[in-house]
RNA sequence: AGGGUAGGUCGGAUGGUCGCCCCGAUGCGUCGGGGAGGAAAGUCCGGACUCCACAGGGCAAGGGCGCCCCGAUAACAUCGGGGGCGUUCCGAGACGUCGGAACGACGGACAGUGCCACAGAGAACAGACCGCCGACGUCCCGAGUCAUCGGGACGGGCAAGGGUGAAACGGUGCGGUAAGAGCGCACCGCGUCGCUGGUAACAGCGACGGCACGGUAAACCCCGCCCGGAGCAAGGUCAGAUAGAAGGCGUUGACGCGGCCCGCCGAGCCUUCGGGUAGACCGCUUGAGGUGCCGAGCAAUCGGCAUCCCAGAGAGAUGACCAUCGUCCCGUUCGGGAUACAGAAUCCGGCUUACAGACUUACUCUUCUG
RNA sequence: CAGGGUGAGGUGUAACGGGUGCAUGCGGGUCUUGGGAGCCUGUGGCAGUGGGUUCAAUUCCCACCACCCUGACCA
Repeated sequence: AGGGUAGGUCGGAUGGUCGCCCCGAUGCGUCGGGGAGGAAAGUCCGGACUCCACAGGGCAAGGGCGCCCCGAUAACAUCGGGGGCGUUCCGAGACGUCGGAACGACGGACAGUGCCACAGAGAACAGACCGCCGACGUCCCGAGUCAUCGGGACGGGCAAGGGUGAAACGGUGCGGUAAGAGCGCACCGCGUCGCUGGUAACAGCGACGGCACGGUAAACCCCGCCCGGAGCAAGGUCAGAUAGAAGGCGUUGACGCGGCCCGCCGAGCCUUCGGGUAGACCGCUUGAGGUGCCGAGCAAUCGGCAUCCCAGAGAGAUGACCAUCGUCCCGUUCGGGAUACAGAAUCCGGCUUACAGACUUACUCUUCUG
Repeated sequence: CAGGGUGAGGUGUAACGGGUGCAUGCGGGUCUUGGGAGCCUGUGGCAGUGGGUUCAAUUCCCACCACCCUGACCA
């Protein structure tokens, strides 16, 4: 200098002309102010707010979350700091291991149940196809110095090697043996118990066990913790129109508190058919708010002061054109083209997804120079 | 705006986590004077897309994409 990966910030600027929506002032001519985003998106979590008598008690069911500690927050499946364990990669090594980086929906598989296709001899108290052996027993053949020796077959012994598979019932080495095997031993792994360190997750050490105890919980499940429901089309006020009918439940307490019981309330409720209206206002945008400075904290975040008011609907506005500049691309002085993703609808905090380009931080690769 | 659901050949749809089936359509053959029906045979799916869990995913989980359904008030 160029490239890659991950994270963060920004994501066009200024002026003019013509319009659109909202608010305010009007002397009804106009004038002034405001008008998309980091994701406004997906609606995946958590809240605020409103209603369901208080949002109540118990049981059952359902759903969600899940390494540990501390913290932040209104709350969270979010965020911050630190640690543990596992996987992968890189580096070092005295081959016992050590160090670093990235990633991890990371409680429990000795509470129980289920599943593990195909292949393979055998798949969870497993098993012998090829193979290895010929100890032991029987038989056959040969040799023989009549002690035995050699070979073969069957029964048998074995699980080292091959093969199957995602996975083969501990691994490596030495001993041992007919051949083998935790059969014995050393180291590693695993399990149980104890001790030590640590707030804890967990780690280390020692003894014992000869291995009995494979995987799967984003299978049922178990353990711990949390959760009442509906959602601004919530809900409220006003105006206007109309036509009720049938069936069912209900003061022996319905409906409602999503199931049941208690408790509460106290007269309506549900379904179908038919009829009418599809209007106005509130909720509605001043809020866990924005900006700047200072302070506390490693940080998430919090506190203080100053200052600002900054879209709100009709599910419908937030635009178009021109000029100059910025950035990128193409060719030729100069010209032409492009300028991402997208777009509010009750409001916030997160997560996820989309995003041209620019700047920046960390790591890393290549080349050049010193 | 809110709530809920579905995605598999061209079309409509079954299936405990282990081989992707069925009907119809389409192509060819047979039958017929010809067509239809019938019979035989073939074709066409990597399961909406991507990722994860698992030995193994249409199935379980997550994210995205597309489509569908429901929801106004009064009496």
Model confidence (mean pLDDT): 79 of 100. Predicted 3D model of RNase P RNA and transfer RNA as a complex of 445 nucleotides.